[in-house]
RNA sequence: GGGCUAGUAGCUCAGUUGGUUAGAGCACACCCCUGAUAAGGGUGAGGUCGAAGGUUCGAGCCCUUUCUGGCCCA
Numbered sequence: 001g002g003g004c005u006a007g008u009a010g011c012u013c014a015g016u017u018g019g020u021u022a023g024a025g026c027a028c029a030c031c032c033c034u035g036a037u038a039a040g041g042g043u044g045a046g047g048u049c050g051a052a053g054g055u056u057c058g059a060g061c062c063c064u065u066u067c068u069g070g071c072c073c074a
Stems, first nucleotide, its partner, number of pairs: 001073007010026004019057001028044005050066005
């Protein structure tokens, strides 16, 4: 330098062929339960989807550029 791949909540990940509110588990806060703790139950907060631009009525999803990690080629 070239190719492939991953990037979505604090962590691990889903998100089907572009559409209805961006979700799950764990973790966190509060409440219930208990003599107390754990376990269990309930509620909630937490994201402008790595960044920028474009296409579109509409983008996590399509296109371009770019950043970071991994693998391969030279």

Transfer RNA from a Planctomycetota bacterium, 74 nucleotides, folded computationally. RNAcentral holds the sequence, with entries from ENA. It matches the Rfam family "tRNA". Rfam classes the family as a transfer RNA. From the family's description: Transfer RNA (tRNA) molecules are approximately 80 nucleotides in length.